[in-house]
This is a predicted structure of a 151-nucleotide RNA (SAM riboswitch aptamer (S box leader)) from Acidaminobacter hydrogenoformans DSM 2784. Its mean pLDDT, the model's own confidence on a scale to 100, is 77. The organism belongs to Acidaminobacter hydrogenoformans, within Bacteria. RNAcentral holds the sequence, with entries from Rfam.

RNA sequence: UCCUUAUUGAGAGUGGUGGAGGGAAUAGGCCCAAUGAAACCCGGCAACCGGUACGGACGGUUUAGCCUUGCGCAGUGCGCAGGGUGAUGACUCGUGGCGUAAAAAGGUGCUAAAUCCUACAGUCGCGGCUUUAGUGACUGAGAGAUGAGGU
Numbered sequence: 001u002c003c004u005u006a007u008u009g010a011g012a013g014u015g016g017u018g019g020a021g022g023g024a025a026u027a028g029g030c031c032c033a034a035u036g037a038a039a040c041c042c043g044g045c046a047a048c049c050g051g052u053a054c055g056g057a058c059g060g061u062u063u064a065g066c067c068u069u070g071c072g073c074a075g076u077g078c079g080c081a082g083g084g085u086g087a088u089g090a091c092u093c094g095u096g097g098c099g100u101a102a103a104a105a106g107g108u109g110c111u112a113a114a115u116c117c118u119a120c121a122g123u124c125g126c127g128g129c130u131u132u133a134g135u136g137a138c139u140g141a142g143a144g145a146u147g148a149g150g151u
Stems, first nucleotide, its partner, number of pairs: 002150007013042001015041003021032003026119004043111003048107002052101004057095003060091003065085009115143001120140007
């Protein structure tokens, strides 16, 4: 850089430094900002990854049971040695693609406004003599953002 996947209307500061911009890009709108923007630090939020506990799933080991081979005793079984199968039982066992709970050491992320809104398509409206332009609501797509995985 690209691909896959999940989420994207919740939440989070009267702090310090800083000193003019900011809200991803383009366009249009609408906002934030000297009552202090960006950025950095601290604080906070959240719970994606990771960690913990429990459960479940799958796997592993083992055993009861069952089948069977040989030998012996003797009888239709018993003992000894071996093989197979094998749970619905057991385990300080393993795994990660599962669920739940509590936390927040660690890796990220986030910390005005829905991802600030719209842009493409569709549905239903408004408007309009008709068509077009315009406009409202909803749904979906696209784009973006963030995590995880892959390349």